[in-house]
Context: one part of a larger RNA
RNA sequence: CUGGGCGUAAAGCGCGCGUAGGCGGCCUGAUAAGUUGGAUGUGAAAGCCCUGGGCUCAACCUAGGAACUGCAUUCAAAAACUGUCAGGCUAGAGUAUGGUAGAGGAAAGCGGAAUUCCCAGUGUAGAGGUGAAAUUCGUAGAUAUUGGGAGGAACACCGGUGGCGAAGGCGGCUUUCUGGACAGUGACUGACGCUGAGGCGCGAAAGCGUGGGUAGCAAACAGGAUUAGAUACCCUGGUAGUCCACGCCGUAAACGAUCACUAGUUGGUGCGGGUAUUGACCCCUGCGCUGACGCAGCAAACGCAUUAAGUGCCCCGCCUGGGGAGUACGGCCGCAAGGCUAAAACUC
Numbered sequence: 001c002u003g004g005g006c007g008u009a010a011a012g013c014g015c016g017c018g019u020a021g022g023c024g025g026c027c028u029g030a031u032a033a034g035u036u037g038g039a040u041g042u043g044a045a046a047g048c049c050c051u052g053g054g055c056u057c058a059a060c061c062u063a064g065g066a067a068c069u070g071c072a073u074u075c076a077a078a079a080a081c082u083g084u085c086a087g088g089c090u091a092g093a094g095u096a097u098g099g100u101a102g103a104g105g106a107a108a109g110c111g112g113a114a115u116u117c118c119c120a121g122u123g124u125a126g127a128g129g130u131g132a133a134a135u136u137c138g139u140a141g142a143u144a145u146u147g148g149g150a151g152g153a154a155c156a157c158c159g160g161u162g163g164c165g166a167a168g169g170c171g172g173c174u175u176u177c178u179g180g181a182c183a184g185u186g187a188c189u190g191a192c193g194c195u196g197a198g199g200c201g202c203g204a205a206a207g208c209g210u211g212g213g214u215a216g217c218a219a220a221c222a223g224g225a226u227u228a229g230a231u232a233c234c235c236u237g238g239u240a241g242u243c244c245a246c247g248c249c250g251u252a253a254a255c256g257a258u259c260a261c262u263a264g265u266u267g268g269u270g271c272g273g274g275u276a277u278u279g280a281c282c283c284c285u286g287c288g289c290u291g292a293c294g295c296a297g298c299a300a301a302c303g304c305a306u307u308a309a310g311u312g313c314c315c316c317g318c319c320u321g322g323g324g325a326g327u328a329c330g331g332c333c334g335c336a337a338g339g340c341u342a343a344a345a346c347u348c
Stems, first nucleotide, its partner, number of pairs: 004319003007302002012316001014202004021195003025089007033082002035078002038075002040072003049065006092192001093189003096185002099182002104178007111155001116150007126137002163170002207248006216242002221237004262312002267293001269291002273287001297304002321348003330341004
């Protein structure tokens, strides 16, 4: 490079926005860059191939031809497709309009239950914990119970293979600000689109910096048990952390282990949203989302199956035996931890 692949065998970037690039709807006209055939020039000689000739034959030598599948130009030509230019269209995309649902995001305020702690009352000898215990707490009055107070964190029921979000993720209530989606109308723009190397942004948890906060939980740590041992599992404590603000980190089994857009391809069933039918309800229809099943087809099988892993198009990313190794070195990034990029020797 060609070819084959990427759910589970190696392989889809964690997710988005978007630059270059690649690709791109319907109709008409023009052009002729790509494209197509023709002509011309060139494609050295030798060699290969064909037909002859010369060494007695052959190898070898030699004459002619063919071929050199290429390139270029100019020439004249074709105009379907691609490109370019011009004009038009509305099915893609977007806008408008009045609606709908929602834990989508940010900020502020408020609420009740519970745990813990403090104060006070009642009350007395245990409580707690376990497989059993002990460490632990308690006559300086615990546990239990009643009243009051403080503070932090999380929001039971509703709650649902329910909803929303690009992903990470989002769940008490109210207000303010704010993003997106959906169906209807078919008014407007008229291809404005898809993808996307670099780039930029977002990105769970843990971790880091500065300053707060700290009820519960709880790495580390201490003690008690267990055990042959027990640097564990169990128990009693307990600090970082978990929470807030600002700034870093940039990774996850970041998973649907399934890149994005789009077209078309048997079905029945469920859920939430909307619409129309006079209204609630029922039924039906089309649309968007979300499940479980299942036909063809696909698949090594498992299974997937209109939310495809089936059939096509287009763009990007990635894979190429196991180990060495996602390591070393170098570079870039980071306060650090480390991240990204990424080998080889050797070995099986």

This is a predicted structure of a 348-nucleotide part of an RNA (small-subunit ribosomal RNA, central domain) from an uncultured prokaryote. The coordinates come from a structure-prediction model, not an experiment, and the mean pLDDT is 84. The RNAcentral record of the full RNA draws on ENA.